[in-house]
RNA sequence: AGCGGGGUAGAGCAGUUGGCAGCUCGCCAGGCCCAUAACCUGGAGGUCAUCGGUUCAAAUCCGAUCCCCGCAACUA
Numbered sequence: 001a002g003c004g005g006g007g008u009a010g011a012g013c014a015g016u017u018g019g020c021a022g023c024u025c026g027c028c029a030g031g032c033c034c035a036u037a038a039c040c041u042g043g044a045g046g047u048c049a050u051c052g053g054u055u056c057a058a059a060u061c062c063g064a065u066c067c068c069c070g071c072a073a074c075u076a
Base pairs, nucleotide, nucleotide: 002071003070004069005068006067007066010025011024012023013022019056027043028042029041030040031039049065050064051063052062053061
């Protein structure tokens, strides 16, 4: 080189019948409390790995490239 899986918020992940980009934890603010934790409410944070194509519309389909994991193979 080959085969398979994966890349989505700070972390872990969902979202594949193409139609608003979400969940948990974390972070910030407020509430509650004598105070902290817990609990409750709200908020910030994403060019969905990169580039291109198809489409009215792409995280999702197609192609190329990059990175990670596993298998196989080779060398020793």

Notes
This is a predicted structure of a 76-nucleotide RNA (transfer RNA) from Candidatus Falkowbacteria bacterium RIFOXYB2_FULL_34_18. Rfam family: tRNA. Rfam describes the family as follows. Transfer RNA (tRNA) molecules are approximately 80 nucleotides in length. Rfam links the family to the GO term triplet codon-amino acid adaptor activity. RNAcentral holds the sequence, with entries from ENA. The source organism's lineage runs through Bacteria, Bacteria candidate phyla and Candidatus Falkowiibacteriota.